This is a predicted structure of a 526-nucleotide part of an RNA (small-subunit ribosomal RNA, 5' domain) from a Chlorobiota bacterium.
Context: one part of a larger RNA
RNA sequence: GGACGAACGCUGGCGGCGUGCUUAACACAUGCAAGUCAAGGAGAAAGUCCCGCUUGCGGGAUAAGUAAACUGGCGCACGGGUGAGUAAUGUAUAAGUAAUCUACCUAUGGGUUUGGGAUAACUUCGAGAAAUCGGGGCUAAUACCAAAUAAUGCAGCGGCACCGCAUGGUGAUGUUGUUAAAGUGAUUUAUUACGCCUGUAGAUGAGCUUGUAUCCGAUUAGUUUGUUGGUAAGGUAAUGGCUUACCAAGACUACGAUCGGUAGCUGGUCUGAGAGGAUGAUCAGCCACACUGGAACUGAGACACGGUCCAGACUCCUACGGGAGGCAGCAGUGAGGAAUAUUGGGCAAUGGACGAAAGUCUGACCCAGCAACGCCGCGUGAAGGAUGAAGGUCGUAAGAUCGUAAACUUCUUUUUUUGGGGAAGAAAAAGUAGGUUUGUAGCCUAUAUUGACUGUACCCAUAGAAUAAGCCCCGGCUAACUACGUGCCAGCAGCCGCGGUAAUACGUAGGGGGCAAGCGUUGUCC
Numbered sequence: 001g002g003a004c005g006a007a008c009g010c011u012g013g014c015g016g017c018g019u020g021c022u023u024a025a026c027a028c029a030u031g032c033a034a035g036u037c038a039a040g041g042a043g044a045a046a047g048u049c050c051c052g053c054u055u056g057c058g059g060g061a062u063a064a065g066u067a068a069a070c071u072g073g074c075g076c077a078c079g080g081g082u083g084a085g086u087a088a089u090g091u092a093u094a095a096g097u098a099a100u101c102u103a104c105c106u107a108u109g110g111g112u113u114u115g116g117g118a119u120a121a122c123u124u125c126g127a128g129a130a131a132u133c134g135g136g137g138c139u140a141a142u143a144c145c146a147a148a149u150a151a152u153g154c155a156g157c158g159g160c161a162c163c164g165c166a167u168g169g170u171g172a173u174g175u176u177g178u179u180a181a182a183g184u185g186a187u188u189u190a191u192u193a194c195g196c197c198u199g200u201a202g203a204u205g206a207g208c209u210u211g212u213a214u215c216c217g218a219u220u221a222g223u224u225u226g227u228u229g230g231u232a233a234g235g236u237a238a239u240g241g242c243u244u245a246c247c248a249a250g251a252c253u254a255c256g257a258u259c260g261g262u263a264g265c266u267g268g269u270c271u272g273a274g275a276g277g278a279u280g281a282u283c284a285g286c287c288a289c290a291c292u293g294g295a296a297c298u299g300a301g302a303c304a305c306g307g308u309c310c311a312g313a314c315u316c317c318u319a320c321g322g323g324a325g326g327c328a329g330c331a332g333u334g335a336g337g338a339a340u341a342u343u344g345g346g347c348a349a350u351g352g353a354c355g356a357a358a359g360u361c362u363g364a365c366c367c368a369g370c371a372a373c374g375c376c377g378c379g380u381g382a383a384g385g386a387u388g389a390a391g392g393u394c395g396u397a398a399g400a401u402c403g404u405a406a407a408c409u410u411c412u413u414u415u416u417u418u419g420g421g422g423a424a425g426a427a428a429a430a431g432u433a434g435g436u437u438u439g440u441a442g443c444c445u446a447u448a449u450u451g452a453c454u455g456u457a458c459c460c461a462u463a464g465a466a467u468a469a470g471c472c473c474c475g476g477c478u479a480a481c482u483a484c485g486u487g488c489c490a491g492c493a494g495c496c497g498c499g500g501u502a503a504u505a506c507g508u509a510g511g512g513g514g515c516a517a518g519c520g521u522u523g524u525c526c
Base pairs, nucleotide, nucleotide: 001526002525003524004523006522007521008520009519010518013378014377015376016375017374018373019371020370021336026334027333028332030331031330032329035074036073037072039071040070047062048061049060050059051058052057053056081289082288083287090214091213092212093211094210095209096208097207100206101205105202106201107200108199109198110197111196112195113147114146115145116144122137123136124135125134126133127132153178154177155176156175157174158173160171161170162169163168183194184193185192186191187190215261216260217259222252223251224250227249228248229247230246231245232244233243234242264286265285266284267283268279269278270277271276291312292311293310294309295308314325315324316323317322342368344367345366346365350364351362352361353360354359381411382410383409384408391402392401393400394399416463418461419460420459421458425453431447432446433445434444435443436442470515471514472513473512474511475496476495477494481510482509483508484507485506491498492497
């Protein structure tokens, strides 16, 4: 000198764009953050209208096949948070998978037949303080089960062709065995849309393996028994001591094993001419974690933040028998701390889940609020104006200086006030009409609707210099000096050092210098 997720002191006009618990991975009140659906059965109420009458009751219609609940499908493994752990089961980069899987999506081949028994909701009885649970009865499905058919699928046994990278791979083929399905909506009633099952190929996502790189300590020198390898079996989507049995005695290590400490890694960021050094907030990729520890279930995918089970600590409820909970999601609270924001608006846009669609959900996201926390931009007026006014300070008492500074005159209106106008962000999807088409699919054209921010940005008019300057420093380094007070006191100080009676170094005043809505200090890095 530069930089910062900064803090502190003094000060503070506006706008744009960013950023904002670095500490206790401490504990959390409250609300919200993951639902949705032409599969299924069952199915309210308020309100409104009508009728009857015992005048506040009964019945009916509508609300409405709506709400809420239940079975089922898809999603909940994404998105969002945090960095505790991890020095390698991580990350970065380059490869391998002839050792693998992949829901939804795309393309393409084939199929979608016949039956069955339950069960939730509901009803009834019961247990319990509650959470919740048990028995009996009824019912449906795209839930569950059985059968049929079935291949270029899978498995066994054969021979053939081609290829390679060692184990081998690919293709067609013979034979035997084995394996599937679900319907719903629409209308012009035989079509169509969405599905369902089974192959193949792709795309996407993931698993596993290998090479290289990846902080400090030798005042850590030896470490290891599933340890290292083999055979066999099990297990996995898959290789493998991944696991087990048996066999062998290996494996790693001064090119630093093991142990200890510290730490998420990277693209990047800061600095530097570079080499390097430091760092890993925001944004992006990967990893790990979800009160602490362990485990599996479901599923294409988890050993699952707002799922389950067990154990533990803590908090809450309890009728003492037993139960409930997990903000490192968004806000918010307490605590800790030098220190870090609103219990806001909206799904209008982008993206996501479900759905045929309308749409519903979305604290992702888009916006607004708070904070000079940072960067950038603008303003606090401009021109003229010497009786060099008054006043302050200094003074050799002549004067000098603040100083064109002010007053005063003439302008301007960025900002500000008030009043008007007023965007872009919105293009669609859906509907209607037309065209293409076998078609109601898809595509094209025309038409319409939709904005949280927001009456915002911006523009015009209006009034009036009107609303807007501080902070640090002035001995040398280092730009900028005098007076008074004080008297080794009070104090200053980054270093050298100032202060003991004329202090340019302390305090105040005048003057001056620097930066400026900031200035200075502290901390950290280069």
NCBI's taxonomy places the organism under Bacteria, Pseudomonadati, Chlorobiota. Model confidence (mean pLDDT): 84 of 100.